[in-house]
Context: one part of a larger RNA
RNA sequence: AACGAACGCUGGCGGCAUGCCUUAUACAUGCAAGUCGAACGGGUGUAGCAAUACACUAGUGGCGAACGGGUGAGUAUCGCGUGAGCAACCUGCCUCUUCCUUCGGGAUACCGGAUCGAAAGAACCGUUAAUACCGAAUAUGACCACGACCCGGAAUCGGGUCGGGGUAAAAGGUCCGCCGGGAAGAGAUGGGCUCGCGUCCUAUUAUGGUAGUUGGUGAGGUAACGGCCCACCAAGCCUACGAUGGGUAGCCGACCUGAGAGGGUGAUCGGCCACACUGGAACUGAGAUACGGUCCAGACUCCUACGGGGGGCAGCAGUAGGGAAUAUUGGGCAAUGGAGGAAACUCUUACCCAGUAAUGCCGCGUGAAUGAAGAAGGUCUUCGGAUUGUAAAGUUCUUUAGAACGGGGAAGAAUAAAUGACGGUACCCGUAAAAUAAGCUCCGGCUAACUACGUGCCAGCAGCCGCGGUAAUACGUAGGGAGCAAGCGUUGUUC
Numbered sequence: 001a002a003c004g005a006a007c008g009c010u011g012g013c014g015g016c017a018u019g020c021c022u023u024a025u026a027c028a029u030g031c032a033a034g035u036c037g038a039a040c041g042g043g044u045g046u047a048g049c050a051a052u053a054c055a056c057u058a059g060u061g062g063c064g065a066a067c068g069g070g071u072g073a074g075u076a077u078c079g080c081g082u083g084a085g086c087a088a089c090c091u092g093c094c095u096c097u098u099c100c101u102u103c104g105g106g107a108u109a110c111c112g113g114a115u116c117g118a119a120a121g122a123a124c125c126g127u128u129a130a131u132a133c134c135g136a137a138u139a140u141g142a143c144c145a146c147g148a149c150c151c152g153g154a155a156u157c158g159g160g161u162c163g164g165g166g167u168a169a170a171a172g173g174u175c176c177g178c179c180g181g182g183a184a185g186a187g188a189u190g191g192g193c194u195c196g197c198g199u200c201c202u203a204u205u206a207u208g209g210u211a212g213u214u215g216g217u218g219a220g221g222u223a224a225c226g227g228c229c230c231a232c233c234a235a236g237c238c239u240a241c242g243a244u245g246g247g248u249a250g251c252c253g254a255c256c257u258g259a260g261a262g263g264g265u266g267a268u269c270g271g272c273c274a275c276a277c278u279g280g281a282a283c284u285g286a287g288a289u290a291c292g293g294u295c296c297a298g299a300c301u302c303c304u305a306c307g308g309g310g311g312g313c314a315g316c317a318g319u320a321g322g323g324a325a326u327a328u329u330g331g332g333c334a335a336u337g338g339a340g341g342a343a344a345c346u347c348u349u350a351c352c353c354a355g356u357a358a359u360g361c362c363g364c365g366u367g368a369a370u371g372a373a374g375a376a377g378g379u380c381u382u383c384g385g386a387u388u389g390u391a392a393a394g395u396u397c398u399u400u401a402g403a404a405c406g407g408g409g410a411a412g413a414a415u416a417a418a419u420g421a422c423g424g425u426a427c428c429c430g431u432a433a434a435a436u437a438a439g440c441u442c443c444g445g446c447u448a449a450c451u452a453c454g455u456g457c458c459a460g461c462a463g464c465c466g467c468g469g470u471a472a473u474a475c476g477u478a479g480g481g482a483g484c485a486a487g488c489g490u491u492g493u494u495c
Base pairs, nucleotide, nucleotide: 001494002493003492005491006490007489008488009487012364013363014362015361016360017359018357019356020322025320026319027318029317030316031315034063035062036061039060040059042057043056044055045054046053047052070275071274072273079199080198081197082196083195084194085193086192089191090190094187095186096185097184098183099182100181101180102136103135104134105133111126112125113124115122116121142167143166144165146163147162148161149160150159151158152157172179173178200247201246202245208238209237210236213235214234215233216232217231218230220228250272251271252270253269254265255264256263257262277298278297279296280295281294300311301310302309303308328354330353331352332351336350337348338347339346340345367397368396369395370394377388378387379386380385401436404431405430406429407428408427412422439484440483441482442481443480444465445464446463450479451478452477453476454475460467461466
C1' cells in the first nucleotide's frame, strides 16, 4: 500500500460498486423453457334460429430446450495461453446464386368402448388427420464405381472437362401480401482435430517407466486424421534437457504490490475448459454423450393398500448444518438480449430495478461570525497563579446534508401515436427552526503528543527494545495533549 475480509468500540446522509473464501454438505416450498391454431384432426366456451364467426386448448406435428444461468470437485493436461496447420473435417437458424416443388399409399395419437392397478402407469378393440410416415416418377448438379483427357503441388496427393452406368428429393399453409419444402454451389458464424513454444513443488520418487506399450501391414469405425478399435508382424517408445511416481492446483485477459526488474493472486467483469447426488452407457439431433432428458448400478431420501413407485437447488429466492463470516421465499418484462410465431403476442429469477450489510471507494454534513468578567466547574500548583479557553454562556446570521410540510416533476421510449417496474423516485421552487448528527486509537524510544493520583516484579502492558520490586511521562484512572474521522483500532493474508 492492498483486501470478496472478520472481530472490538462507535455510527448522520447520498452515489457507485461488492457480498458462502468454510461442507462439490443435505434440501421443505414457489418460480427458473417454452412457443406456434397461418402444419393437423378433434374438443370446450361465447354470439346467433342457423350457416358461420370469435376465443381457448389436451393430443399429433414443427422449432427451441446443446443457448442463457451456476459451480471449480476433477484436471500438471494440446486443459489453458500464444503462434501456425487441416491435400484429414462438420456446421441448424442467417445471406447470395441456380433449378425444382409431380403422382400415389397405408397407419397412428387424440377420441369412443371395455380392462388391470392404491398410485405411478400399463395393455386390448374400433375410428380419423397432417408440413407425421412410406412408395413411385423426374435429376441441373451431388454421391459411387469405371473409361478418356487437361492443369497443379511440399509427400500421402489436389483441381477440372467429357462419356456412358448406378443411387438418392420435396409439403404444404394463407388474411393472396407472403410464409414455407427439396437438390446443388458459395459465404458468414460456430465448432472438431494436429503441431511448435510456454505453464507449480518434490530425486528422502531413477540400473527407472511402458505390452495397445512404439512402429508397420490389412480390415473396421468416425464428419475427419490417428492403436481410435481389432487381427497379424517387428521390438520398439519415454528418461538426468528429470521420464515414472507423489503432493498441490481449473487456465488466461487481468488484479494487488513495486521506481523497475520481479513477487503474489486468479473474487466481481470478459475468454476458454471441466462438472451437474456418485459411477457407467447410449438415444434423439445440425449440434449433447445433455444441470431442470432417457437407461443401468449405488448411497441417501419420500409415498405405499407392501405388490410397487417418486426425487436430485454447483439456476433465483429460501431452510438446516458447517463457520470468525457473507443479503429478499421482493417488483417488472418498461429497457437490453434470448426462444417460438407471418404478426399480434407469449415465455424469460438472463436482465433491469428495488430491499439488506459502513464490506469498499467517493462526496457531503454534524454549523458560521462575534464574544474576556479570561465566568462557574474540573485539573495542576512554588498557593502567586497556570491550564481547560473564544472553548461555553450571550448576541447576530445561515439552512448546505437530513427530516417535516406545501407546490412542480423528468431523461431513460427506439414512435405518427400508444407503451416506465424503478417512481410521484431523482431533481427544482417555497415555508420555519441551530434545529436531527462524533467517535476511535494513541501520548518511554522507533513515533506526533505529559502531568497528578492509585498500585508496588503485584495487578498488568508489550510490534521490537523493554516497563512494573514506594515519587512509574511505559500498568490502572483522571485532567491535558496528538492523530485519524463516520469511522477508528486489532487480527489474518500478499507485496